[in-house]
Model confidence (mean pLDDT): 82 of 100. A computed fold for a 1387-nucleotide RNA from an uncultured bacterium, annotated as small-subunit ribosomal RNA. Its Rfam family is "Bacterial small subunit ribosomal RNA". Its family is annotated with structural constituent of ribosome and ribosome in the Gene Ontology. The sequence is in RNAcentral, with records from Greengenes.

RNA sequence: UGCAAGUCGAGGGGUAACAGCAUUUUCGGAUGGCUGACGACCGGCGCACGGGUGCGUAACGCGUACACAACCUACCUUUAAGAGGGGGAUAGCCCCGAGAAAUUGGGAUUAAUACCGCAUAAUACUAUAUAGUUGCAUAAUUAAAUAGUUAAAGUUUUAACGCUUAAAGAUGGGUGUGCGUCCCAUUAGGUAGUUGGUGAGGUAAGGGCUCACCAAGCCAACGAUGGGUAGCGGGUCUGAGAGGAUGAUCCGCCACACGGGCACUGAGACACGGGCCCGACUCCUACGGGAGGCAGCAGUAAGGAAUAUUGGUCAAUGGGCGCAAGCCUGAACCAGCUAUCCCGCGUGCAGGAAGACUGCCCUAUGGGUUGUAAACUGCUUUUCUACAAGAAGAGUGCUAGUUAUUGAUAACUAGAGAGACGGUACUGUAGGAAUAAGCACCGGCUAACUCCGUGCCAGCAGCCGCGGUAAUACGGAGGGUGCAAGCGUUAUCCGGAUUUACUGGGUUUAAAGGGUCCGCAGGCGGGUUAAUAAGUCAGUGGUGAAAUCCUGGGGCUUAACCUCAGAACUGCCAUUGAUACUGUUAAUCUUGAGUAUAGUUGAGGCUGGCGGAAUGUAGCAUGUAGCGGUGAAAUGCGUAGAUAUGCUACAGAACACCGAUUGCGAAGGCAGCUGGCUAAGCUAUUACUGACGCUAAUGGACGAAAGCGUGGGGAGCGAACAGGAUUAGAUACCCUGGUAGUCCACGCCCUAAACGAUGCUUACUAGAUAUUGGCAAUACACCGUCAGUGUCAAAGGGAAACCAUUAAGUAAGCCGCCUGGGGAGUACGUUCGCAAGAAUGAAACUCAAAGGAAUUGACGGGGGUCCGCACAAGCGGUGGAGCAUGUGGUUUAAUUCGAUGAUACGCGAGGAACCUUACCUAGGCUCUAAUGCGAGUGACCGAGCCUGAAAGGGCUCUUUUCUUCGGAACACAAAGCAAGGUGCUGCAUGGUUGUCGUCAGCUCGUGCCGUGAGGUGUUGGGUUAAGUCCCGCAACGAGCGCAACCCCUACCUCUAGUUGCCAGCAAGUCAAGUUGGGGACUCUAGAGGAACUGCCUACGCAAGUAGCGAGGAAGGCGGGGACGACGUCAAAUCAUCAUGGCCUUUAUGUCUAGGGCUACACACGUGCUACAAUGGUGCGCACAAAGGGUUGCAACACUGUGAAGUGAAGCCAAUCCCAAAAAACGCAUCUCAGUUCGGAUUGGAGUCUGCAACUCGACUCCAUGAAGUCGGAAUCGCUAGUAAUCGUAGAUCAGCAAUGCUACGGUGAAUACGUUCCCGGACCUUGUACACACCGCCCGUCAAGCCAUGGAAGUCGGGUGCACCUGAAGCCGAUAACCGAAAGGAG
Repeated sequence: UGCAAGUCGAGGGGUAACAGCAUUUUCGGAUGGCUGACGACCGGCGCACGGGUGCGUAACGCGUACACAACCUACCUUUAAGAGGGGGAUAGCCCCGAGAAAUUGGGAUUAAUACCGCAUAAUACUAUAUAGUUGCAUAAUUAAAUAGUUAAAGUUUUAACGCUUAAAGAUGGGUGUGCGUCCCAUUAGGUAGUUGGUGAGGUAAGGGCUCACCAAGCCAACGAUGGGUAGCGGGUCUGAGAGGAUGAUCCGCCACACGGGCACUGAGACACGGGCCCGACUCCUACGGGAGGCAGCAGUAAGGAAUAUUGGUCAAUGGGCGCAAGCCUGAACCAGCUAUCCCGCGUGCAGGAAGACUGCCCUAUGGGUUGUAAACUGCUUUUCUACAAGAAGAGUGCUAGUUAUUGAUAACUAGAGAGACGGUACUGUAGGAAUAAGCACCGGCUAACUCCGUGCCAGCAGCCGCGGUAAUACGGAGGGUGCAAGCGUUAUCCGGAUUUACUGGGUUUAAAGGGUCCGCAGGCGGGUUAAUAAGUCAGUGGUGAAAUCCUGGGGCUUAACCUCAGAACUGCCAUUGAUACUGUUAAUCUUGAGUAUAGUUGAGGCUGGCGGAAUGUAGCAUGUAGCGGUGAAAUGCGUAGAUAUGCUACAGAACACCGAUUGCGAAGGCAGCUGGCUAAGCUAUUACUGACGCUAAUGGACGAAAGCGUGGGGAGCGAACAGGAUUAGAUACCCUGGUAGUCCACGCCCUAAACGAUGCUUACUAGAUAUUGGCAAUACACCGUCAGUGUCAAAGGGAAACCAUUAAGUAAGCCGCCUGGGGAGUACGUUCGCAAGAAUGAAACUCAAAGGAAUUGACGGGGGUCCGCACAAGCGGUGGAGCAUGUGGUUUAAUUCGAUGAUACGCGAGGAACCUUACCUAGGCUCUAAUGCGAGUGACCGAGCCUGAAAGGGCUCUUUUCUUCGGAACACAAAGCAAGGUGCUGCAUGGUUGUCGUCAGCUCGUGCCGUGAGGUGUUGGGUUAAGUCCCGCAACGAGCGCAACCCCUACCUCUAGUUGCCAGCAAGUCAAGUUGGGGACUCUAGAGGAACUGCCUACGCAAGUAGCGAGGAAGGCGGGGACGACGUCAAAUCAUCAUGGCCUUUAUGUCUAGGGCUACACACGUGCUACAAUGGUGCGCACAAAGGGUUGCAACACUGUGAAGUGAAGCCAAUCCCAAAAAACGCAUCUCAGUUCGGAUUGGAGUCUGCAACUCGACUCCAUGAAGUCGGAAUCGCUAGUAAUCGUAGAUCAGCAAUGCUACGGUGAAUACGUUCCCGGACCUUGUACACACCGCCCGUCAAGCCAUGGAAGUCGGGUGCACCUGAAGCCGAUAACCGAAAGGAG
């Protein structure tokens, strides 16, 4: 902005527009209601239906079942009766006005199915009184009687439609009642028209609906009142069901129509498209006034995550009006938009392996996968495109006719006409695979796996959780899986969730038993009989709307969808029966419960009296210097006489022994003796009552300790407080004091781990043992019964631990309580309290856990047993000095790298001047420093020159060999393939190694136990160095470890006898196994023997242990070595080596020279030498073992002070050499000093190795002669041929920074009471909130910021109760003027 409610001229006066007709005309027109029709007006019916929305409403609103004897109902149907005769107005029209408009005033005139009298009239209405019947109180109903009141409308084509009254029906409403209908008790009392009565008014109708009077009631724990939220139902979604959630579309009811109020009209409204008033808002205005209400259909704006066309038609269905034709109908039927939902269909089918190409993956000459997938060949045409044909939905109604019928009407026949959808559905022909596939996912749940990229980043994530360099979890790709015109995500509901448990849960320890008892309501309740029939059960009737759901049919090609029939609607009401059980009533019984009598028990309670010990204080006395206290002290007390001791007096509190695993009490709790008062239990008798019982919300009483109030009391103890200690601190633990309190009386508080963490009552379900109190029977055994109190244990239960007649078992009844952790027993509110506080008791927010029981470990400033140079007992060191060496740090171009508590630091390195070398600087090379393949060339080597630090570069000379003539060797070498890397990752690895630890442990099979993790075995009693062995045992066996087997060493025997040996014989020398010879001895090196608790004594069951036992070389493992279980430390090593991945390729590879790894304020580790007399120095003089040696060891001689040099025999070694062993021993000297100790440092001069000793070697000689006089805290090694001390050799190696390492021998001790403590370890046991395992876990506070919430002086706003003021419209009532005959109206 348009449309959504009009219609009737067959009610009326009429004629504004249109058409026709007639008349007229200047041809523009005009006139006539005459006809079809008809604007506006009067009148009738409709507008209360249909359509929209869910604001309000927790209500008789809705649902269901009843009731109205308390009601109404237009149009429709049936029946009966009637419609006579009048009157006055008023719209419209005409005239004159007001106003911008909306609208409106006045005058004249007119009609009706508009309005009003009169007549008639009833089974209508009002009043009066009677009889019968019935019921539920008023009453209803039937029958007649008397008096009074009230009605009407016409049109007209004669076919109809209307009008009035009365009765009845149908339909639609109104009212009342039973039952059902959300959350909050941190809402417990509410209510004055409130509850009832009498009377009146009002209404269609009952009623406090309203009013007057009277009474004081009514509702409420079975939840009133208040607050919050919400339309209700049929149904819908889900669920096995019971339930839970929900109330779109369709149907029924209710409520609403801008917010609020009000009535009018009408059959019906307090009325969505009617009216009036108040208010908010919008619009018009000439500023004076007016207009409006989309929660109708479209549409617009705004809001929002988000929701459509300003379409067509009344053809069908339905509605209104009309006699009808017909008109109206955004109801309705259709179309449009939207994959929003449901259903159906398609995107092709068959063949096709060179298993094509691409892509992707791999163990990569190749294979796998994509994949029959494609290409290609053949086929089909749903769909699509083009063309052609083309519906059903149409019956009504109109006209004409026939039949039935009293008529109205109904049925049938014929004819003409009407389709928005729509040229749509459907059908045919032609064409051609032609037009058509996406989304999510691929770690588990959960179907589906690889590569690359990334590197706790980027990101993912429903839960668990992925990502820190090999990510099936992120991103991409290939492949796969699922669904499919959809697929995922998000939100919400139900399910799974037996996780609110009615079906169908729990409460010892996981959340949860009230602190205890009494007891009202409530719930539940013993035996028998009878009645009743409320519950209960059965039959029947009514209802449970339709739709929906289900079953069976039918219609659209199928389906969704539509439709028919059945079933169902598990409910409610009524009625008839049944009577076992429950209830109710009546009667009765004794077993539950109680009473009585007798006895008995006890720290049961209350209140008096009395007692002794101890403590403190006071007095007196004795007596003197301390007492007291502690881990140790100090504060404190004491010469003014303490502590201690004796006597006397006083005070308050608590009651040793008995005493216990005991007893009593409802619980809290109760203890000297005794009197009084009082309560309870138990037992016996079985006399009495006769179900009197159990439980118990609300309620009442009691209720440890602490605390509070008033008044006493106060010895000891003792919060607070003070002082002293301890301590880093010590507002604590310990000590010295000490107030409140503890005690008494009265009054409060009302909480505890008030615990058996276990509510009360009743019944049932193996036992054993101890004990308390009765009874019975007695014999100092034994044993019965009742009531208690404990322990153990069967069945059973339990997650297990455990419980088990005192249940946590099996059942019944009732009550309390629980529903993840934290927030929090907090906040707010309320109640109680003097206060402290108690009771009741949340939420926001936050986490993914919190928790129980048990298991295996680990740990403990837990326990038990045991071991180790672990401590102790000893000896010697380190830490102080100088030097050596390694490390840290620092420095540097580089000071290469690794090792870092024990378990790195004289470690890798058993030997850095160059090399090594990995580092730095500089100069070179790029298929290369080495090796293989390699077309081709013929050299290579060698010699020389130039340049350069060298590597390298350049130049010159010289120049092949063999051959079966194919080629081969060697050298060079283009391109290329393999390279190279001491670059990274030891947290990707192999191998190797350290450590726990040479500690005695670690496991398995079968069986058994446990739901399981797991246990047992392996624990226990002994014993051992040992899980070594013995005994026992639900275990029986076995394996890896221990031990033994192997090597060295200690004794003996045999064999052998050179290079070793030499007793006897012989030779020989200054001397010498030097020689002949010998195997006796030593020795060498082969084979054997020997030691086993074998023997004895003691102890012991045994294993075994003890013995200054025997014997023996050796005695209880003879000494030493090699040998290292399962595993731990993400221990160490990518730099020995190997190796995955990554990185690098004119360099992070490789060559060369020089430098560096050797730096030096400092710190640490490991060593050497010392500080001296148990020594130094000088001289003399003995005794080893084990090794090494030809690029070597070198005797011997000479030279040199010496390192060494020059010659040189011997030796490849039991032969020769290194080689002197040193300490020791003898003599001499030094005489306690910074020295005749000590040797650093420095100067000079040399030797040797080596291309080369400057950075940066070792050694020699001369000179120099530092620190240091035995080492703080602390700390290391060692138990016997050990420590200590003394020298010797070797590897590496040109040489050597070696004082290191690895071996060898010489001399050669001390000590161990013992296991309390420190450290480490083993086994058993215990606790655990630890499991990355105590280097664990974990608590509190805190800057800044963020989230949520509470409080707050106040400030602002809203809601509500009561009271008061003003008071619209409207309704009711009253009332002088005016109109009217009156009724009435106006005011």